[in-house]
Context: one part of a larger RNA
RNA sequence: CACCGCCCGUCGCUCCUACCGAUUGAAUGUGCUGGUGAAGUGUUCGGAUUGGCCUUGAUUGGGGCAACUCGGUCUUGGCUGAGAAGUUCAUUAAACCCUCCCAUUUAGAGGAAGGAGAAGUCGUAACAAGGUUUCCGUAGGUGAACCUGCGGAAG
Repeated sequence: CACCGCCCGUCGCUCCUACCGAUUGAAUGUGCUGGUGAAGUGUUCGGAUUGGCCUUGAUUGGGGCAACUCGGUCUUGGCUGAGAAGUUCAUUAAACCCUCCCAUUUAGAGGAAGGAGAAGUCGUAACAAGGUUUCCGUAGGUGAACCUGCGGAAG
């Protein structure tokens, strides 16, 4: 910047916010039902390996005149102790799969709102007696601001 002013709404464009939404949507977690079930513990067996004692035979060292006695190595048989792998049953039960429920998060064509922006579009409703004075309540109508009826107020 002072009427070549100010200013209202529809429509269109750009952006933002939350909402609805087919997809019998998706993901995660807690819990429930059923199933598979590692591992641990106890238990029934198992008996690799190893110790002790007795015993058969062979060989060898020490002592002893000898009978005999004290050992070492290997070997036959018996008794007994410890004991790994594996194994039976029971129990505790991780993890995984299935069904259902709940909670949280999240994708989504499209739909319908609100807000912001600008130099878009259509008009010009309001501000001057704004060219039909304005406003309030109510009802009807119309691209839009709005128009009309009834009642009221003066802001």